Two RNAs folded together computationally: RNase P RNA and transfer RNA, 418 nucleotides in total. It holds a member of the Rfam family "Bacterial RNase P class A". Rfam classes the family as a ribozyme. Its mean pLDDT, the model's own confidence on a scale to 100, is 77.
């Protein structure tokens, strides 16, 4: 200088003036139980969106509701360690891609059970003989050789050729996958059958809290899927601020009271007695409005804009409704700081 | 604001991890003087989108995307 990788940060600035909401103070108005309410389109000062406010995918405060305990069922998560209230985040390991810096990783268990593997393939799992190899047994007049040895000339053998009974997982083929892998021995021919290195499994040392890493030593191999049921280990009650709490007034309507004394209304012309009557009390309307939950932004027509001038890189995604911590998406363009390759120059 | 379900041809839906279907409509073809009805054939799919998991994914998982319902 340039590739690339990581981590943090900013998301136009600066100034005038003009709007918009919350607070506090000053002013008017209105009402007061004199303590203060309420309302204002007035000054004045102070504050007003984001890294994601988004999806609403977790987990938590906080409210209600249910609850003696265990348990089944259900769901969720799954190396180690640490931090944490959970969620999830740092750091290691271990796998995997990358030349490296780094980046990904739902990363317990497949020798407790059921359970899949289409197709193709002979056989898909204590599997399997198509095709090849190969030992034994039978033919060989013919087709395949007009083969080759021996020979007492009958015949005998040796390759080959057909046909059975078998052996074999080295090779060929099918498949994503074919029962550790590579080479040598060894066999009829072949195989951990035996040998050496590899992979993996166990068991010991050593390191390291741990996951694991190195080393040695053994017997010689136990395949894939659990984002299939399942099996082990932790962990979970349900609803969600439309959750909850305070809670009227009017207008209607129920029920009681309605004492004494009237009869002025109606049963009834007259007495008793009953009903309704001003007034009063509960309850219904209604757990309705409405207030609160609700905030160092902060509402219930719900606010954070706009215009001018100056710069510059010319400015993206998007915008609170109970709070907080996660995690995911979306995003113009810019600054730092670290490392990694590659060139160059001292 | 909270809380839940659906996305498969043009429409309405089926649908064990292994062939992408079904009925309706649409084209051609028989039938009919001609339409309809009827037989016969056939053509149309980023199964909503990316990415994991698997030898393989319409289906399992997870993010986003777009519809629809409750809840005063």
């Nucleotide at each position: 200088g340039c590739u690339g990788c990581a981590g943090g940060c900013c998301g136009g600035g600066u100034g005038a003036c003009c709007g918009c909401g919350g607070c506090g103070c000053g002013c008017c108005g209105c009402u007061u139980u004199c303590g203060g309410g309420c309302g204002g389109a007035c000054g004045c000062g102070u504050c007003g969106a984001g890294g994601a406010a988004a999806g609403u995918c977790c987990g938590g405060a906080c409210a209600c509701c249910a609850c003696a305990g265990g348990g089944c069922a259900g769901g969720g998560c799954g190396c180690u360690g640490g931090c944490g209230a959970a969620a999830g985040c740092c750091a290691g390991g271990c796998g995997g891609c990358g030349a490296a810096a780094g980046c990904c990783g739902a990363c317990g268990g497949a020798a407790a059970g059921u359970g899949g593997a289409a197709c193709a393939g002979a056989a898909a799992g204590g599997a399997g003989a198509c095709c090849g190899c190969c030992u034994c047994c039978g033919g060989c007049g013919a087709c395949a050789g007009a083969u080759c040895u021996c020979u007492c000339c009958g015949g005998a053998g040796a390759c080959g050729c057909c046909g059975g009974c078998g052996g074999u997982a080295a090779g060929g083929g099918u498949g994503a996958a074919a029962c550790g892998g590579u080479g040598g021995g060894g066999u009829a021919a072949g195989a951990g059958c035996c040998c050496a290195c590899c992979a993996g499994c166990g068991c010991c040392g050593c390191g390291g809290u741990g996951a694991c890493g190195c080393g040695g030593c053994g017997g010689c191999u136990u395949g894939c899927c659990a984002a299939a049921c399942c099996c082990c280990g932790c962990c979970c009650g349900g609803u969600g601020c439309a959750a909850g709490g305070c809670g009227a007034a009017c207008a209607g309507g129920g029920c009681c009271c309605g004492c004494a004394a009237c009869c002025a209304g109606g049963c009834u012309g007259c007495c008793c007695g009953c009903c309704g009557a001003a007034g009063g009390g509960c309850c219904c309307g209604g757990g309705u409005a409405g207030c609160u939950g609700c905030c160092g932004a902060g509402a219930g027509g719900g606010a954070u804009g706009g215009u001018c001038a100056c710069c510059c890189u010319c400015g993206a995604c998007a915008g609170a409704a109970u709070c907080c911590g996660g995690c995911u998406u979306a995003c113009a363009g810019g600054c730092c700081u670290g490392c990694u390759a590659c060139g160059g120059a001292a | 604001g909270g809380g839940c379900g659906c996305g498969u041809a043009g429409c309405u839906c089926a649908g064990c991890g292994g062939g992408a279907g079904a009925g309706c409509a649409c084209u051609c073809g028989c039938u009919u003087c001609a339409c309809a009805c009827g037989c016969g054939a056939g053509g149309g799919g980023u199964c909503g989108c990316u990415g994991g998991u698997u030898c393989g994914a319409u289906c399992c998982c997870a993010g986003c995307c777009g519809c629809g319902c409750c809840c005063a």